The prediction has a mean pLDDT of 80.
Transfer RNA from an uncultured Lachnospiraceae bacterium, 72 nucleotides, folded computationally.
Rfam family: tRNA.
RNA sequence: GCACCCGUGGCCUAAUGGAUAAAGCGUUGCCCUCCGGAGGCAAAGAUGUGGGUUCGAUUCCCGCCGGGUGUA
Numbered sequence: 001g002c003a004c005c006c007g008u009g010g011c012c013u014a015a016u017g018g019a020u021a022a023a024g025c026g027u028u029g030c031c032c033u034c035c036g037g038a039g040g041c042a043a044a045g046a047u048g049u050g051g052g053u054u055c056g057a058u059u060c061c062c063g064c065c066g067g068g069u070g071u072a
Stems, first nucleotide, its partner, number of pairs: 001071007010025002013022001018055001027043005048064005
């Protein structure tokens, strides 16, 4: 350089065109408790970026950025 794959909360994984983007771990607050790192309840927190298609895009298309694999 070329080909292919991937990018979603702090981390990991869903959502295969449709209602408020779902869950686990973690974090924070409250409750419980002799204590809390155990248990219960609640809250905050995400679609890499810019365009396009569509009534509607995490999803489809193109460019860019980043990562990975293969190849010379």